[in-house]
RNA sequence: GGGCGUGUAGAUCAGUUGGAAGAUCGCUUCGUUCGCAACGAAGAGGCCGCGAGUUCAAAUCUCGCCACGUCCA
Numbered sequence: 001g002g003g004c005g006u007g008u009a010g011a012u013c014a015g016u017u018g019g020a021a022g023a024u025c026g027c028u029u030c031g032u033u034c035g036c037a038a039c040g041a042a043g044a045g046g047c048c049g050c051g052a053g054u055u056c057a058a059a060u061c062u063c064g065c066c067a068c069g070u071c072c073a
Base pairs, nucleotide, nucleotide: 001072002071003070004069005068006067007066010025011024012023013022019056027043028042029041030040031039049065050064051063052062053061
């Protein structure tokens, strides 16, 4: 330098034909306990890597860039 893959909640990951985002764990509060864990209930937490384009509408399609992984040189 080039090819391919990945980037979504604090972590690990889903996301259907493009109709506007979810799971598990973790975290917070409450209940329970002498207390902790476990359990039960409720809740917070997201620029969907960044920018632009297409579209009535983009996590999803197109282009550029960035980061990481891998292969080739």
The RNA shown here (transfer RNA) has 73 nucleotides and comes from Euryarchaeota archaeon UBA495. The sequence was found in a public genome assembly. NCBI's taxonomy places the organism under Archaea, Methanobacteriati, Thermoplasmatota, Candidatus Poseidoniia, Candidatus Poseidoniales. Rfam family: tRNA.